[in-house]
RNA sequence: GGCGUGGUAGCCAAGGGGCAAGGCAGGAGUCUGCAAAACUCUUAUACGCGAGUUCGAUUCUCGCCCACGCCU
Numbered sequence: 001g002g003c004g005u006g007g008u009a010g011c012c013a014a015g016g017g018g019c020a021a022g023g024c025a026g027g028a029g030u031c032u033g034c035a036a037a038a039c040u041c042u043u044a045u046a047c048g049c050g051a052g053u054u055c056g057a058u059u060c061u062c063g064c065c066c067a068c069g070c071c072u
Base pairs, nucleotide, nucleotide: 001071002070003069004068005067006066007065010024011023012022018055026042027041028040029039030038048064049063050062051061052060
């Protein structure tokens, strides 16, 4: 340098045009003599950046940045 995959909350991670699931962690509660565990409820401005297409973009297109892999 070329090609490919990926970037979603504090962490992991699903989804892939019509307001983003789930788990862990955090907060509150039930239980307990106190805890732990278990169970219930629950908060947060989460879609890398910029443009384009579209009535509408996290999703499609282009460029850029970052990570990983392959080729040279």
The RNA shown here (transfer RNA) has 72 nucleotides and comes from a Candidatus Omnitrophota bacterium.
Lineage of the source: Bacteria > Pseudomonadati > Candidatus Omnitrophota.
Its Rfam family is "tRNA". Rfam classes the family as a transfer RNA. Its family is annotated with triplet codon-amino acid adaptor activity in the Gene Ontology.
The sequence was found in a public genome assembly.